[in-house]
RNA sequence: AGAGUUUGAUCCUGGCUCAGAACGAACGCUGGCGGCAGGCCUAACACAUGCAAGUCGAACGCUCGUAGCAAUACGGGAGUGGCGCACGGGUGAGUAACGCGUGGGAACGUACCUUUUGGUGGGGGAUAACUCUGGGAAACUGGUGCUAAUACCGCAUAAGCCCUUAGGGGGAAAGAUUUAUCGCUCCGAGAUGAUCCCGCGUCUGAUUAGCUAGUUGGUGUGGUAACGGCGCACCAAGGCGACGAUCAGUAGCUGGUCUGAGAGGAUGAUCAGCCACACUGGGACUGAGACACGGCCCAGACUCCUACGGGAGGCAGCAGUGGGGAAUAUUGGACAAUGGGCGCAAGCCUGAUCCAGCCAUGCCGCGUGAGUGACGAAGGCCUUAGGGUUGUAAAACUCUUUCAGCAGGGAAGAUGAUGACGGUACCUGCAGAAGAAGCCCCGGCUAACUCCGUGCCAGCAGCCGCGGUAAUACGGAGGGGGCUAGCGUUGUUCGGAUUUACUGGGCGUAAAGGGCGCGUAGGCGGCUUUAUCAGUCAGGCGUGAAAGCCCCGGGCUUAACCUGGGAACUGCGUUUGAUACUGUAAGGCUAGAGACCGGGAGAGGAUGGUGGAAUUCCCAGUGUAGAGGUGAAAUUCGUAGAUAUUGGGAGGAACACCGGUGGCGAAGGCGGCCAUCUGGCCCGGUUCUGACGCUGAGGCGCGAAAGCGUGGGGAGCAAACAGGAUUAGAUACCCUGGUAGUCCACGCUGUAAACGAUGUGUGCUAGACGUCGGGGGUUUCGCCCUUCAGUGUCGCAGCUAACGCAAUAAGUUGACCGCCUGGGGAGUACGGCCGCAAGGCUAAAACUCAAAUGAAUUGACGGGGGCCUGCACAAGCGGUGGAGCAUGUGGUUUAAUUCGAAGCAACGCGCAGAACCUUACCAGCCUUUGACAUCCCGAUCGCGGUUACCAGAGAUGCUUUUCUUCAGCUCGGGGGACCUAGUGACAGGUGCUGCAUGGCUGUCGUCAGCUCGUGUCGUGAGAUGUUGGGUUAAGUCCCGCAACGAGCGCAACCCUCGUCCUUAGUUGCCAUCAUUUAGUUGGGCACUUUAAGGAAACUGCCGGUGAUAAGCCGGAGGAAGGUGGGGAUGACGUCAAGUCCUCAUGGCCCUUACAGGCUGGGCUACACACGUGCUACAAUGGCAUCUACAGUGGGCAGCUAUCCCGCGAGGGUGAGCUAAUCUCCAAAAGAUGUCUCAGUUCGGAUUGUUCUCUGCAACUCGAGAGCAUGAAGGCGGAAUCGCUAGUAAUCGCGGAUCAGCAUGCCGCGGUGAAUACGUUCCCAGGCCUUGUACACACCGCCCGUCACACCAUGGGAGUUGGAUUCACCCGAAGGUAGUGCGCUAACCGCAAAGGGAGGCAGCCAGCCACGGUGGGAUCAGCGACUGGGGUGAAGUCGUAACAAGGUAGCC
Repeated sequence: AGAGUUUGAUCCUGGCUCAGAACGAACGCUGGCGGCAGGCCUAACACAUGCAAGUCGAACGCUCGUAGCAAUACGGGAGUGGCGCACGGGUGAGUAACGCGUGGGAACGUACCUUUUGGUGGGGGAUAACUCUGGGAAACUGGUGCUAAUACCGCAUAAGCCCUUAGGGGGAAAGAUUUAUCGCUCCGAGAUGAUCCCGCGUCUGAUUAGCUAGUUGGUGUGGUAACGGCGCACCAAGGCGACGAUCAGUAGCUGGUCUGAGAGGAUGAUCAGCCACACUGGGACUGAGACACGGCCCAGACUCCUACGGGAGGCAGCAGUGGGGAAUAUUGGACAAUGGGCGCAAGCCUGAUCCAGCCAUGCCGCGUGAGUGACGAAGGCCUUAGGGUUGUAAAACUCUUUCAGCAGGGAAGAUGAUGACGGUACCUGCAGAAGAAGCCCCGGCUAACUCCGUGCCAGCAGCCGCGGUAAUACGGAGGGGGCUAGCGUUGUUCGGAUUUACUGGGCGUAAAGGGCGCGUAGGCGGCUUUAUCAGUCAGGCGUGAAAGCCCCGGGCUUAACCUGGGAACUGCGUUUGAUACUGUAAGGCUAGAGACCGGGAGAGGAUGGUGGAAUUCCCAGUGUAGAGGUGAAAUUCGUAGAUAUUGGGAGGAACACCGGUGGCGAAGGCGGCCAUCUGGCCCGGUUCUGACGCUGAGGCGCGAAAGCGUGGGGAGCAAACAGGAUUAGAUACCCUGGUAGUCCACGCUGUAAACGAUGUGUGCUAGACGUCGGGGGUUUCGCCCUUCAGUGUCGCAGCUAACGCAAUAAGUUGACCGCCUGGGGAGUACGGCCGCAAGGCUAAAACUCAAAUGAAUUGACGGGGGCCUGCACAAGCGGUGGAGCAUGUGGUUUAAUUCGAAGCAACGCGCAGAACCUUACCAGCCUUUGACAUCCCGAUCGCGGUUACCAGAGAUGCUUUUCUUCAGCUCGGGGGACCUAGUGACAGGUGCUGCAUGGCUGUCGUCAGCUCGUGUCGUGAGAUGUUGGGUUAAGUCCCGCAACGAGCGCAACCCUCGUCCUUAGUUGCCAUCAUUUAGUUGGGCACUUUAAGGAAACUGCCGGUGAUAAGCCGGAGGAAGGUGGGGAUGACGUCAAGUCCUCAUGGCCCUUACAGGCUGGGCUACACACGUGCUACAAUGGCAUCUACAGUGGGCAGCUAUCCCGCGAGGGUGAGCUAAUCUCCAAAAGAUGUCUCAGUUCGGAUUGUUCUCUGCAACUCGAGAGCAUGAAGGCGGAAUCGCUAGUAAUCGCGGAUCAGCAUGCCGCGGUGAAUACGUUCCCAGGCCUUGUACACACCGCCCGUCACACCAUGGGAGUUGGAUUCACCCGAAGGUAGUGCGCUAACCGCAAAGGGAGGCAGCCAGCCACGGUGGGAUCAGCGACUGGGGUGAAGUCGUAACAAGGUAGCC
């Protein structure tokens, strides 16, 4: 510090996810030791048991025990009294608050402590304990009598204190003793620790906007330690709030902690400070201090005891229990230390604390051994079978002993004593490698790879995504990587995320500028002078607790940890100073802004008039059969007279031409002409004011169309509606009608793709060319130069993701406002406000996805465009589709009808030839190292061929005849070949996968394309080149050009045909000579021909055209002319095209069978459908007769002449030929005659019968011949195929395969046409361009209803609960006020009884907790039914959108 993920690829926007750190954690697997920390985050749920606050005899009396004869001494107990119990310890429920933090302030208390000055005199009356006696189950309690005090109460005194009318008045004390102290009291001061007040800071929500009646203030009075509406009476009507009151939700706050570069964000366990609470609510008492965790009273809930009358209790102290929960420890030891309470002290108490126990919960440290040890054991795994790897790892040998174990010694912590921890830390010794390693991961991100299993199953997954038979992604194994007493997972926080942007983002098209203006608060603001010093800046002082973080040291063996010092704590307060800038105050200025004067343009607005054209309607005339409308029609109008045309009239609405990226307006918007009223703008002058300015949350106003209300108006147009068409349907598009509405007035609505998708205003920053309105200069009066204000086009810098913007910015500067933060859900629900309604404004969440989007690129596609080509259409010729047959396919059938091929590009295809074989299929019968290959071992020397017999369907088995007698050799051995028996490795498979493959092939397509290097342009994908202008069959060539070159294709080179020449003549040929029946022979090689080499054609020549080019057109010559005809030759690629059954091959599968052999059957089936062909339907023909002319090819298990036989297929005979020699071999269309339009002298299917040939064998199932039979068929519907010249058509011939079998296939020659105007249309293809939401690429994408399943959510009659408010009722305890005829020791007074002051009980009043009744508003749960939404491999209906998406789309 980044990475993955949207796309075919790219750049951007943008979300999601990951790598890091952390934790009071939990869970899974695993677990040796020690140190230091930490340990109920949930139920502030309920609690058994024990302990957690007592102490003092130096305040007091009583009593008990021990010792003593006693005095007395020592110790215990309950009680009075003092101090403490308000600390310490726990918890975080409540609290959004002066609660906390920070900094200040004053009107007020402070026990114990320190300090200062004084005082401590003299009296009195009670009471608990105790005794006696009652009540009660208990808790507890009544009465009688006695008694003490540092308990209680007067009196005296008063330095200082308090009150005061300034005269005066008021108010203290306590003693105990060991005689040295400890106490007591008053008044000050301090310290400590409280209380109160104030500034600032302190979460979310405006779908909470108004709140408040003791409320705000005053006066008086009361109350308090004290200020204060703190309380009360009266008076006034204030106080708070958009700088967010009130309300709702959530929450203890802080130092700090975690994270982060920081700024921030999150958090508030442990430690420390503050606050609040103590079963829930209320209350006071005591006290220095409490409204009191282990105190009291009352109410409530709960639990317990009970004799039913009544009582007791409060673990959010330490342990512990139940419960809740994913989850959190011992009913331990000690007061030794530190600290606290009491005490003069000894001391006692102390679950504070110090320790120990449990837990890998975290951090830190250590160990589980070290060295040597093989070109490398065994085992495992992989393997190309060679090896590799585990791996120096192990074993083995040599060492060491940390930790743990055993034994011995043994602290510091303790200033004098005292040690729970603890026989602990630590030290020494001993034995032995001995007791001690796991977890996660290995597709990318992200370090780490193979085999097996599985087969969209099981499963994985943080994101992208893996798994459908070769999974580095699932599971196992081997190996590897990471961390390590831990490792992973889950959860949470920060980070990455500049993804809320202060640091540090954006808004034309990605999310985002308010529809527009006016303007309030607020924010910001020109030049200059003076003052001030609030902001700002600098210094000082105070504070910012400690701990923590950081730095430098120190102590535990180190570290964690502990500890000393420093720094820091970015803050607040105060003070001194500075005065540039901002603010404030006062003054001045004119450049901003405004005013004034003089001109100017304009569909700016409002009102009232007025004009012509056109449509429609009405009246009248002329006139007659149609009109209208459409792609074509129909509905409709018209003989009751339409349409057309002429004249007249009515009415409403809109204003042609001018008219223009012209004008005006803030926007919406504004268009005939005239008048009136009226707003704004521009130019010139430089007269005036003197910053008066900009923006603008709320607010107010304006605001297209549609819509609503009331009343008018209504010509045309026209939602809805009706009809006619179209269509599978057509609730549409088209047509004929037609109502609201459109128009006017008044009122409402308040929204639009209200768009420049661009907020307003300011300054600055190259130009060029238009245009509207003014001004100036010049002038040749055309113009030209210049300036202000608008409105456009292009363009530099700059900006931008790109497109693009570019003085009218999307550049740059500063000001203010509005808005955005992934897609969907949704601009929806709920709530509120507005509206008559329709609806508008404001505006979520659950849930769901990993994308959604922008711009640009390359393709593909378009019922987009342009150019061009092709037997693509057109023009022609002949066919197919109808018939019969042949053949292939589908289907069906079958024991089997083997398998493959499937639009073009499967279907006379694999098959250049299924009776057996082939053959892979079926039935049956057999074989099992096998029909075939290699190796091992045993036996035999023979093996093999041949004849015949038997069994059998055959394979096979059992015999037999006969022929022959393997090779080398040193003749011992040994080895080889062949055969046979055996064994196991193995053979074998036309079994599966062509979607694991090689090779081969088809197709686009013989179409003209497909690319590369360097350079250049672009952020990039990419572009350029290859586009453009011409031209070509061609990316063929020329020209131009940021391109220059090159490659694979095209063309050419190759073969063949066409002309000529040369060479060579046998088997070929014969002009001349001779000869023959015959090129038969001699002779010859001229010709033909054969087969080798060469020549020839290049737009070379001429004319025209073109650009002077490439080329094109015409001509000459030539056998051939513009590629001369034909062939071979098939670019990059596409179709997971075809083939595992040609061959090869990975993997999988079978192994007495899915292998091998044999016999028979099947591939030849047959209601049917399709493809490809043959033969026909006849006279351009059939039949008969006659007789010419080819070429390619084949031939020895062959072609076969000749002759004979047969009607014929053929048979017999057998010459010649291994072929320019012999042979197949006859060519056929042709010519002549006949037939005369008919199911025929056409046609030949089918059937009968007799034969021939091949073959082991023609039944299933061959071909052919003769005779007989003589079917359909009379030129073929929709549709569809081939062909542009020696072509189509037509005629025959040959060959491969092959024993035999062709209408198929591959070749050969004979005869030999017609037509092409042309490129509109169909199909296919090429180039350029355009749109795109497609990229599996239009056979694409994609929308909505319905049906089904699931999920969350809105409404909902109601119902349940929470919190809250208002009114009323009730009114415990309590203190307060009043009363107090009952009761009453101290003081007063009295001889006494009695009395006075004071007090108590009681009573009463108001306040008030709980409780009750009713209403309001609010939140949450459930809810029949219901609304939409989301999600879900293959449901239904249509086709809305993306291309002109087939009616442009959208608001």
The RNA shown here (small-subunit ribosomal RNA) has 1451 nucleotides and comes from an uncultured prokaryote. Rfam family: Bacterial small subunit ribosomal RNA. The RNAcentral record of the sequence draws on ENA. The coordinates come from a structure-prediction model, not an experiment, and the mean pLDDT is 85.